The RNA shown here (small-subunit ribosomal RNA) has 1496 nucleotides and comes from a metagenome. The RNAcentral record of the sequence draws on SILVA. Its mean pLDDT, the model's own confidence on a scale to 100, is 83.

RNA sequence: AGAGUUUGAUCCUGGCUCAGAUUGAACGCUGGCGGUAUGUUUAACAUAUGUAAGUUGAAUGGUAAUAGGAGAAGUUUGUUUCUUGCUGAUGAGUGGUGGAUGGGUGUGUAAUGUGUGGGAAUUUAUCUUUUAGUGGGGGAUAGUCCGGAGAAAUCCGGAUUAAUACCGCAUAAGCCCUAUGGGGGAAAAGGGGCUUUUUUUUGAAAGCUCUUGCUAUUAGAUGAGCCCGUGUAAGAUUAGUUUGUUGGUGGGGUAAAGGUUUACCAAGGUAAUGAUUUUUAGUUGGUUUGAGAGGAUGAUUAGCCACACUGGGAUUGAGAUAUGGCCCAGACUCCUAUGGGAGGCAGCAGUGGGGAAUAUUGGAUAAUGGGUGAAAGCCUGAUCCAGCAAUACCGCGUGUGUGAAGAAGGCCUGAGGGUUGUAAAGCACUUUCAAUAGUGAUGAAAUGUUUAAGUUUAAUAUGUUUGGGUUUUGAUUUUAACUAUAGAAGAAGCACCGGUUAACUCUGUGCCAGUAGUUGUGGUAAUACAGAGGGUGCAAGCGUUAAUCGGAAUUACCGGGCGUAAAGCGCACGUAGGUGGUUCAUUAAGUCAGAUGUGAAAGUCCCGGGUUUAACCUGGGAAUUGCAUUUGAAACUGGUGUACUAGAGUAUGGUAGAGGUAAGUGGAAUUCCAGGUGUAGUGGUGAAAUGUGUAGAUAUCUGGAGGAAUAUUAGUGGUGAAGGUGACUUACUGGACCAAUACUGACAUUGAGGUGCGAAAGCGUGGGGAGCAAAUAGGAUUAGAUAUCCUGGUAGUCCACGCCGUAAACGAUGUCAACUAGCCGUUGGGAGCAUUUAAGCUUUUAGUGGCGUAGUUAAUGUAUUAAGUUGACCGCCUGGGGAGUAUGGCCGUAAGGCUAAAACUUAAAGGAAUUGACGGGGGCCCGCACAAGUGGUGGAGCAUGUGGUUUAAUUCGAUGCAAUGCGAAGAACCUUACCAGCCCUUGAUAUUGAUAGAAUCCAGCAGAGAUGCAGGAGUGCCUUUGGGCCUUGAAAACAGGUGCUGCAUGGCUGUCGUCAGUUUGUGUUGUGAGAUGUUGGGUUAAGUUUUGUAAUGAGUGUAAUUUUUGUCCUUAGUUGCCAGCAUGUAAUGGUGGGAACUUUAAGGAGACUGCCGGUGAUAAACCGGAGGAAGGUGGGGAUGACGUUAAGUCAUUAUGGCCCUUAUGGGCUGGGCUACACACGUGCUACAAUGGCCGGUAUAGAGGGUCGCAAACCUGUGAAGGUGAGCUAAUUUUAUAAAGCCGGUCUUAGUCUGGAUUGGAGUCUGUAAUUUGACUCCAUGAAGUCGGAAUUGUUAGUAAUCGUGGAUUAGAAUGCCACGGUGAAUACGUUCCCGGGCCUUGUACACACCGCCCGUCACACCAUGGGAGUGGGUUGCAAAAGAAGUGAGUAGUUUAAUAAUGGGUGCUCACUAUUUUGUGGUUCAUGACUGGGGUGAAGUUGAAAUAAGGUA
Repeated sequence: AGAGUUUGAUCCUGGCUCAGAUUGAACGCUGGCGGUAUGUUUAACAUAUGUAAGUUGAAUGGUAAUAGGAGAAGUUUGUUUCUUGCUGAUGAGUGGUGGAUGGGUGUGUAAUGUGUGGGAAUUUAUCUUUUAGUGGGGGAUAGUCCGGAGAAAUCCGGAUUAAUACCGCAUAAGCCCUAUGGGGGAAAAGGGGCUUUUUUUUGAAAGCUCUUGCUAUUAGAUGAGCCCGUGUAAGAUUAGUUUGUUGGUGGGGUAAAGGUUUACCAAGGUAAUGAUUUUUAGUUGGUUUGAGAGGAUGAUUAGCCACACUGGGAUUGAGAUAUGGCCCAGACUCCUAUGGGAGGCAGCAGUGGGGAAUAUUGGAUAAUGGGUGAAAGCCUGAUCCAGCAAUACCGCGUGUGUGAAGAAGGCCUGAGGGUUGUAAAGCACUUUCAAUAGUGAUGAAAUGUUUAAGUUUAAUAUGUUUGGGUUUUGAUUUUAACUAUAGAAGAAGCACCGGUUAACUCUGUGCCAGUAGUUGUGGUAAUACAGAGGGUGCAAGCGUUAAUCGGAAUUACCGGGCGUAAAGCGCACGUAGGUGGUUCAUUAAGUCAGAUGUGAAAGUCCCGGGUUUAACCUGGGAAUUGCAUUUGAAACUGGUGUACUAGAGUAUGGUAGAGGUAAGUGGAAUUCCAGGUGUAGUGGUGAAAUGUGUAGAUAUCUGGAGGAAUAUUAGUGGUGAAGGUGACUUACUGGACCAAUACUGACAUUGAGGUGCGAAAGCGUGGGGAGCAAAUAGGAUUAGAUAUCCUGGUAGUCCACGCCGUAAACGAUGUCAACUAGCCGUUGGGAGCAUUUAAGCUUUUAGUGGCGUAGUUAAUGUAUUAAGUUGACCGCCUGGGGAGUAUGGCCGUAAGGCUAAAACUUAAAGGAAUUGACGGGGGCCCGCACAAGUGGUGGAGCAUGUGGUUUAAUUCGAUGCAAUGCGAAGAACCUUACCAGCCCUUGAUAUUGAUAGAAUCCAGCAGAGAUGCAGGAGUGCCUUUGGGCCUUGAAAACAGGUGCUGCAUGGCUGUCGUCAGUUUGUGUUGUGAGAUGUUGGGUUAAGUUUUGUAAUGAGUGUAAUUUUUGUCCUUAGUUGCCAGCAUGUAAUGGUGGGAACUUUAAGGAGACUGCCGGUGAUAAACCGGAGGAAGGUGGGGAUGACGUUAAGUCAUUAUGGCCCUUAUGGGCUGGGCUACACACGUGCUACAAUGGCCGGUAUAGAGGGUCGCAAACCUGUGAAGGUGAGCUAAUUUUAUAAAGCCGGUCUUAGUCUGGAUUGGAGUCUGUAAUUUGACUCCAUGAAGUCGGAAUUGUUAGUAAUCGUGGAUUAGAAUGCCACGGUGAAUACGUUCCCGGGCCUUGUACACACCGCCCGUCACACCAUGGGAGUGGGUUGCAAAAGAAGUGAGUAGUUUAAUAAUGGGUGCUCACUAUUUUGUGGUUCAUGACUGGGGUGAAGUUGAAAUAAGGUA
């Protein structure tokens, strides 16, 4: 410090998620040791049991228990009993002091709290200090004894008694009150020592002294109370609140100021700087996070506060409205004899309960601290220790070195190896920790006692200070630490491994099981699930969950934004507030500097010290950014005063204008009415119809009525704050601009609330109503059409008055001010120049537009009219949805408006731009794409293929174009993969293979055959002597599979498409995806080429090269040819010969826009012409770019994975692939006279042939048969080409057309022709008379038509491939259909329009609103009743001392907790039914949006 995630990709906006640190944590797996911390966050729920506050005999009367002493009695001489406070002591009691500290908890409390800084009107036990006292009396009462009531708790009566308990009297230095005269009020003694006197010497009195107390008082310290400034949550969907309330006076009250309380008087106080109210919450030092600023938090620890079962109350006291005190009420629990009583763990342990969750009913007062006491001491769950818990932090260990045969095993493998891995084993060492045994600190200082010296004193008592000796005190403790012994011995797990994020493979699974923080993963090759091996990270822990901060500059003070992403109020005026021009003086609030006080300690940080180190503990410092006081400074801001004119305004003179309001007036047009002319339609539409018209429309002319709107001018022109504003005239009126001077003297700007204006629609009342026109009616369209279109038509639109208050109220751009290049328009003014005018030029100012530099922006864009650079103020935003919705409030007659959430859901939503694709967008262009022609298909019969059906099987594949005469260039067996049956199991075949043998041939029986059984013949060849060739063959490895996956693949192929495209280097440009090049102007069949050009080059396609055909030349002539010469025949290149021609097959030539003219840009090119066999690619073929289609093929072959292995393999026989109601494709033959039939006759090309083609001859009507010359082919053969031509016949009919179907008889192939072949002859003679909607081929030697040949086969073409013969018509043209190319445009598409996507309805689930109501909580107001208590009053009653103005008690009144009643507010829960919302699988219905989305 960042990363992942929206997209095909990009930049931005924006959310979500992650990596870090932390915790009083919990859960899962695991677990060696120690140190230091921490440990009910939930039920302030209920609590058994024990314990947490006592102490003092040196205050006191005493003596229940206990130990001594003394005495008495008994006695077994051990001792027992009794008496005695005499001593040590001391239960219970009286008194003092302490139970107000310590310890716990966080309910309440948003201020009677707390932090910080101040203040004055107070008090303070114990402690220190000052001063002065401590005299003299009194009567009681607990206890005790006696009696009584009660179950108990406890209570009552009588007798008796003490005090440092209680009460007077005296005194008053100081104190308090005061009217300044005066008045008032105290005390307590206890414990030691000494001296004197006296006595019943145990006693009493007097004096001295020490000490602890007591009383009054002074000052302090400490603690506490009170007041003020300031800081300290959220909500305005809480806007008003307050009556002791705000102030004054008098009285009361308090320790103390004060409405603290009361009577009267006044009517104030508080609040937008947020009162009141509601919800939540103890607060701070700090803790945690963060670079900081901030955010979150308030465990342990320290300060403050509050509370003690809930509520109220006082008493005592220095201090309480009292945690282990009291009284009352309430709830709960316990005891009870039913009459009454007792209790309060939010002290420490512990229990139940709640909960994800939190410990021992431990030890000790040794230390520290506290209470009490003179002290010893006693008490102390404060505290110190121990126990439990990996809860956290810190430290240590689980060994170290060596060790390659790189062991075994595991895993992977390309089978070689790799990895685990120096890891282990082995060898050599060490012993921390733990274990066992032993030694053994610190924490201990004091106290007591004794002694010495000071001090007090008369004193050697006592007390006190200092020093010495001595004694005693350890819970922890089986301590820490150290030593010894033995032995590597006892000690490693957890999570993760697709990216984020360090770390990869195998197996299993197969959208299942599962995973997941996010993105996502899993549908048969999962680095993402599960297991394993390996690896990575951390480590006695590791992960998960929860929570906080960070990252998040996603709340922005530091440090964000608002044209289009969320976001400028519709516009103005203006209040509070904010901000504010120039000069001088002054002030010192802000500001700056210094000083002082404070900012507790702890913590954090720095420097040291102590635990072996660290955590931890500890010393010092810094810091504590703050607050207060004080001394200065005076630049800036503020305040005050003076002055100024540049901001702002006023005056004077002009100018333009649809600025506003009111009244009036005009013409054109529509409609209607009346009349005239006139006759049959008119009107409307894509086309129609409804409508209207012979009762006279439409059209046309004249006149009239009425309402609304104002053509031309008219203009990115004017004007207004915006909405808006358009005929003319008049009246009233607002603002702006220009010019020059004068005046005022900061008067300004913005503007929360507030006020006003505010299109259209809508509402109310009253008018008006021509045209238009929601609603509505009818007609069309349509599957439907509650729409679009048409004919009508009502509200409304208009006027007056009053509401409403919203719009894409938009420049999607708040207002004001300043500054920052230009150029060109236009509107209103001013000045200058030259001018006769018109008009013009220059300049200035106020508007209004276009382009554009810098800058800015995510980009688009904007750019002096800023979205630039700055300043002032206001408004608004913080992911999408839910939702501008619910609820509440305000406004409105209503419609509705303003304000405005949450639950829940989701990982995106969005902006700009890019490349594609698409459009019922546009432009240009091409193609048998259309058009123009021609011939077909679709109708019939048959052939063939497919679907479907059937079947034991009808094997499989191909399925829009781009499957369907396709794989199949040929299913009777075979093929054959399918079915039935019969057989085989190392197999029909390959490799290895112990063994045996030559191989091989012949023939018999059974069987459908495969096969089985039983025989015969035969005894090898080569050799380097190892063996090899061939056959057989056990066991085992293995073979085999037309089984699956073409969506795991290679290869091959189809299609777009023979379309003209597709890319790249360098450069430039853009933040970037990308663009440019490849676009533009021309041209082409072509990204062909030229020109322009931030592009310049290049690759691949195109073209060319290649093949064939068309002309000529050269060479060569056999099997081909024959002109000339010669020869022969009935005839024939038959023969000699020839090499001219044709032809064959090799090589050349030729065609290149080369030449001419025109057009064009002096280009490319096009048009025309000449020449030429051929002219603009001459014709045809081959040749198929980058890519698309998960296109086709695992059944050609190859191949990964999976599956079968006496079968999904192999063999055989028979059957099937040939079925047949039907549907489709492709063909053949036809329907006839351009024809059929008969006879005669002419002319091809390219092929094939020895398992063959077969001549000639003979037989047969024929298919064919017999015989067989020739030919391995320019020689022979197939082999007669047909259409054509000539002649004849038929004469328009189901025919002399057509030939299906069927019967009979045959031929050929083949083991075999039944299922199921082809052909022949005779006979039979079906449909069909040119084919609906629709659809297809084709542009010249083409279509059409005619025949010929070949591959495949034993045989079997109407198919396929090839060949030639005859031989047309038409193309104006590119509007339309289809497909394609380029440019451009829109897009919400990118799986790319077969896209995306909206709403209703139906179903399931979720949260939520309304809801007759119902049940709780809380609270206001008005009342009732009223405990304890306090205060006030008081004829009662009582009271030892005391004698009063007293105390107790009783009665009355006031206040008042809880409770009750009535009536409101608010909040939570629940509620039949109901509303919308969200999410869900592939449901239903339509087609709203996105392209002109088909009505923008």